[in-house]
RNA sequence: GGCCCGAUGGCGAAGUGGUAACGCGGCGGAUUGCAAACCCGCUAUGCACGGGUUCAAUUCCCGUUCGGGCCU
Numbered sequence: 001g002g003c004c005c006g007a008u009g010g011c012g013a014a015g016u017g018g019u020a021a022c023g024c025g026g027c028g029g030a031u032u033g034c035a036a037a038c039c040c041g042c043u044a045u046g047c048a049c050g051g052g053u054u055c056a057a058u059u060c061c062c063g064u065u066c067g068g069g070c071c072u
Stems, first nucleotide, its partner, number of pairs: 001071007010024003018055001025043005048064005
C1' cells in the first nucleotide's frame, strides 16, 4: 500500500429500510426476624464520525477514525 471483518446503553450482546430484543449491573418495591435467593416495576440524549440516497437510514452507498485479520 491492497483486500476482508468489526464499532450498538455502565458491561456483554441481538437486530439489519418503518421510532433497538435479551442478559448482567444499578434503583425502587414485594417477600424475610435481618439478609441471600426468587418475583414485580423502573433504568439509557445507546447504533464511531461526516456526507449522500430515500417519504423514512442503526440498516443501503461514499469517505474518515479506531480495533482485528490476510496478502505483498
This is a predicted structure of a 72-nucleotide RNA (transfer RNA) from Parcubacteria bacterium C7867-001.
The sequence is in RNAcentral, with records from ENA.
The source organism's lineage runs through Bacteria, Bacteria candidate phyla and Candidatus Parcubacteria.
Its Rfam family is "tRNA". By type it is a transfer RNA.